[in-house]
Transfer RNA from a Methanomassiliicoccales archaeon, 87 nucleotides, folded computationally. Rfam family: tRNA. Rfam links the family to the GO term triplet codon-amino acid adaptor activity. The family's RNA type in Rfam is transfer RNA.

């Protein structure tokens, strides 16, 4: 250089083919609050920002299609595999 794979929230890790009740499945972790004398352990909730309800934002950037993009399309960046190349 070619060809493949991939990049999601605090980690991990589905979702993308076949755009739509997605703040987005599920475990870990953390905070509360329950059970315990107490600790674990076990259950419930919560973990982007806000708010009475709700609304905004997001999925590696940066456009671009759509009434609507984690998801489709361009270009770039950066890991991993494999091949080639290597005075």
């Nucleotide at each position: 250089g070619c060809a493949g794979g991939g990049a999601u929230a605090c980690c991990c890790g589905a979702g993308c083919u076949u755009g739509g009740c997605c703040a987005a499945a599920g475990g870990g972790g953390c905070a509360a609050g329950g059970c315990u004398u107490a600790g674990g352990a076990c259950c419930u909730u919560g973990u982007g920002g806000u708010u009475a309800g709700u609304c905004c934002u997001u999925c590696g950037c940066c456009g671009g299609u759509u009434c609507a993009a984690a998801u489709c399309c361009g270009g770039c960046u950066c890991c991993c595999u494999g091949c080639a190349c290597c005075a």
Its mean pLDDT, the model's own confidence on a scale to 100, is 81.